This is a predicted structure of a 482-nucleotide part of an RNA (small-subunit ribosomal RNA, 3' major domain) from an uncultured bacterium. The prediction has a mean pLDDT of 81.

Context: one part of a larger RNA
RNA sequence: UGACGAGGGACCCGCACAAGGGGUGGAGCAUAGGGUUUAAUUGGAUGCAACGCGAAGAACCUUGCCAACUCUUGACAUCCUCAUCGGGGAGGGGAGAGAUCUCUUCUUUCAGCUAGGCUGGAUGAGUGACAGAUGCUGCAUGGCUGUCGUCAGCUCGUGUCGUGAGAUGUUGGGUUAAGUCCCGCAACGAGCGGCAACCCUUGCUUUCAGUUGCCAGCAUAUAAUGGUGGGCACUCUGGAAGGACUGCCGGUGACAAGCCGGAGGAAGGUGGGGAGGACGUCAAGUCAUCAUGGCUCUUACGAGUUGGGCUACACACGUGCUACAAUGGCGCUUACAGAGGGGAGCGAAGGCGCGAGCCAGAGCAAAUCUUAAAAAAGCGUCUCAGUUCAGAUUGUACUCUGCAACUCGAGUACAUGAAGUUGGAAUCGCUAGUAAUCGCGGAUCAGCAUGCCGCGGUGAAUACGUUCCCGGGUCUUGCACU
Numbered sequence: 001u002g003a004c005g006a007g008g009g010a011c012c013c014g015c016a017c018a019a020g021g022g023g024u025g026g027a028g029c030a031u032a033g034g035g036u037u038u039a040a041u042u043g044g045a046u047g048c049a050a051c052g053c054g055a056a057g058a059a060c061c062u063u064g065c066c067a068a069c070u071c072u073u074g075a076c077a078u079c080c081u082c083a084u085c086g087g088g089g090a091g092g093g094g095a096g097a098g099a100u101c102u103c104u105u106c107u108u109u110c111a112g113c114u115a116g117g118c119u120g121g122a123u124g125a126g127u128g129a130c131a132g133a134u135g136c137u138g139c140a141u142g143g144c145u146g147u148c149g150u151c152a153g154c155u156c157g158u159g160u161c162g163u164g165a166g167a168u169g170u171u172g173g174g175u176u177a178a179g180u181c182c183c184g185c186a187a188c189g190a191g192c193g194g195c196a197a198c199c200c201u202u203g204c205u206u207u208c209a210g211u212u213g214c215c216a217g218c219a220u221a222u223a224a225u226g227g228u229g230g231g232c233a234c235u236c237u238g239g240a241a242g243g244a245c246u247g248c249c250g251g252u253g254a255c256a257a258g259c260c261g262g263a264g265g266a267a268g269g270u271g272g273g274g275a276g277g278a279c280g281u282c283a284a285g286u287c288a289u290c291a292u293g294g295c296u297c298u299u300a301c302g303a304g305u306u307g308g309g310c311u312a313c314a315c316a317c318g319u320g321c322u323a324c325a326a327u328g329g330c331g332c333u334u335a336c337a338g339a340g341g342g343g344a345g346c347g348a349a350g351g352c353g354c355g356a357g358c359c360a361g362a363g364c365a366a367a368u369c370u371u372a373a374a375a376a377a378g379c380g381u382c383u384c385a386g387u388u389c390a391g392a393u394u395g396u397a398c399u400c401u402g403c404a405a406c407u408c409g410a411g412u413a414c415a416u417g418a419a420g421u422u423g424g425a426a427u428c429g430c431u432a433g434u435a436a437u438c439g440c441g442g443a444u445c446a447g448c449a450u451g452c453c454g455c456g457g458u459g460a461a462u463a464c465g466u467u468c469c470c471g472g473g474u475c476u477u478g479c480a481c482u
Stems, first nucleotide, its partner, number of pairs: 002481001007477008016466002020430001022428003027322005034315001035313002044053001065308007074130001078129002080126006087108009110120004132297002135295003141291002143286003146282001148280001154191005159168003172183003199274004204242007213232003218229003245268001248262005324423001328382006340371003345364002350359003389420001394415007436458007
C1' cells in the first nucleotide's frame, strides 16, 4: 500500500427497514430440481448469482440414456492402389421389427483429347493415410455470460513531499442521482473512460405530404354503413423543425455550487421508458452452441435401425396456476383496445353440429382482407350453505394434429364432484399509469403453454422518518495478515 473483520466511530444511499397494499408458506393441479426407483429413468447448472434455468415447445424424430438386431475406411471429408464400365429414375415380389438382404420390370447405356493410352466420372474391391466421439479436463484456453452494480468509482503524465515501499492530486468545507458542480488546498492537467450528454421511444406545438387512413361542410345512393363523387378541416400515419435551459420571480446559501417555494407551460428541475455495465472480484458458469491445447476410444467410448426411457413416485423443497366465494357465481342483452401474425398461411359471409369442430370458400403477401377482446355496463336469478362456491379425480362418447396419440398429446360433451371456509414459524415483489386485476398477441411449433417475451383495458394505498435488519459507497481508528 492493499485486502480483511473477531471490531469501533462519523457521514451518505438503496422497496434495506419503517408506512401501505398484494402475495408465497396451508389445499388441488402445472412445472423444475433433490431423493428414491429403474435395463435406462442421458447429461449440465447448486447460497445470494442452481431449481417454469440452458430447453423459443422429449409421442417417432429430437436424443446425448437402455435393450435387442446390424455395419467396420465407416452416416460425413480429402487422398492412394487395383479391377470393371456403367449408372440413374420409377415400380413390383420375397425374408425381416426395421436397418438391411435378395429377385425382377421399365427407361437409358459413359464423357473429352485422341488411337498409345491419358484425364475425368461412376461402381466395386483393397489396404492405408484417415474419418468419427454430446468421451475427460471450464483448475490448460478463446469466445460468450452471470455477479457486486448503472454502484461511482478506476487510473495516468509532469511537479512536489518521503532514504524507500509510497503519498499528494482523488483528502477538507458545501452540494449532487453522480469523482455532479462550487470553494479551499503543492499541486497542475489528462485518460477512459464510468457519470452526464449524444442515440431510440413516449408526451405538446407548428409545418409539409394525404392512400389502403379520415369525413367537417357539399353532392349522391341505400333498409343501413365513408358505400360513391369530392375534400385533407379533424383523427391518424410518415417526414422536418420548435419546445425545458433552474431560463424568470421570491426566499435561502459563502457574493458560489446549489436547495426550497412560486409563475408561466403539454411537460420542471435527469419529464417517463429503453439501449448503454469502468478498473476489477468470484481459478464464478459454459470443452453439450461454437472454436480449441492435452489426454482417451478406434469391429468401438464410432455409425445405422426397431422398441423402450428422459413422462417412474413413499417423500420433503423452489417457481407458478386455480380456488376457498356475494366487490361473487350463473343466464340473457350490449359496448370499447393496443401491439403483433398471416401463403403448405390468415380465413369472412353462408350452412351443419349441444360443443370441440366440420362443409364450402369471398377477400388478403395486407393502414385495404383476416385473425379479433375480457374485465366493465344493463336486466334477471341465487341468499351464506361445502352451496347454483370450487373444480381435482374417474367413466362413457367424440373432435383435431400427425405414418402413428398404448406407454405419453391437446381439446369437447354428458355424467362424476375430491381437497379447500384465507393458511404456523417464516418469507417475497412493489413508490404511479406503478401494485393489483382483465383479456389480447408473438416466438418455438404438424400438434401441445398455468412458462417466456410483448400489448393494451380498468386502476389504488402509503412513505413520519433513518433507531434497528440487509447490501453498498466515502472518511477515520485499531489489530492480525500481505